[in-house]
Molecule: Glycine riboswitch aptamer
Organism: soil metagenome
RNA sequence: CUGCGGGAGAGUCCUCCUCGGCCCCACUCAGGGUCGUCGAGGCGCCGAAGGAGCAACACCCCCCGGGAAUCUCUCAGGCCCCCGUACCGCAG
Numbered sequence: 001c002u003g004c005g006g007g008a009g010a011g012u013c014c015u016c017c018u019c020g021g022c023c024c025c026a027c028u029c030a031g032g033g034u035c036g037u038c039g040a041g042g043c044g045c046c047g048a049a050g051g052a053g054c055a056a057c058a059c060c061c062c063c064c065g066g067g068a069a070u071c072u073c074u075c076a077g078g079c080c081c082c083c084g085u086a087c088c089g090c091a092g
Stems, first nucleotide, its partner, number of pairs: 001092006011043001013042004019036006044079003050075001051073003057066001
C1' cells in the first nucleotide's frame, strides 16, 4: 500500500424556499394542516477523514529550535438511516 472482517459520536431542532403525496375547505380564484425531499439561514451539538496546538525530554541560567496522541481546538468535515471514517485483526 492492497484485499477481507470488526468499527463510533452528535438536533431527523427552528425558519424560509423548490418539488411531491395525503386530508380539510372551496368547487371560481384561492386557502389551511400534515409527511417526505432539494437548497439556504439560525442556534445547539459531535470528532475517528484532513488540519492546527502543546508536555516530559541528564544538571544550573539565558536564547533559538526539535517534540506524540484516540489529549485539546473545532478551520474543514459531520449530527434519521445508509455509505464513510481514526483504530484493531487476518492475508499478501